[in-house]
RNA sequence: GAUAAAGGUAAACCCAUCGAAAGGUGGGGACGCAAAGCCACGGGUCUACGUUAGCAGAUUGAGCUAAUAGGACAGCCGAGUUGCCGAA
Numbered sequence: 001g002a003u004a005a006a007g008g009u010a011a012a013c014c015c016a017u018c019g020a021a022a023g024g025u026g027g028g029g030a031c032g033c034a035a036a037g038c039c040a041c042g043g044g045u046c047u048a049c050g051u052u053a054g055c056a057g058a059u060u061g062a063g064c065u066a067a068u069a070g071g072a073c074a075g076c077c078g079a080g081u082u083g084c085c086g087a088a
Base pairs, nucleotide, nucleotide: 001085008033009032013028014027015026016025017024018023031075037081038080041078042077043076044073045072046071050068051067052066053065054064055063
């Protein structure tokens, strides 16, 4: 960062599967992406099994609300790191 070349990748959605969920994995499928390669270091966002507090309740079980990552997101931004081409 080009109306280039060779390629790469794969959003939404569908099917299957794992998970409490967010979300992940595989197949299909392409909205897009010059790092939409890798990476959870910083910020941010999402979820709440569990934990804490409260409400309500009385089969001492279950339910509802709020808070909280130890969970997740790299196609949210930044940092780090690796990589194809080489016209202006």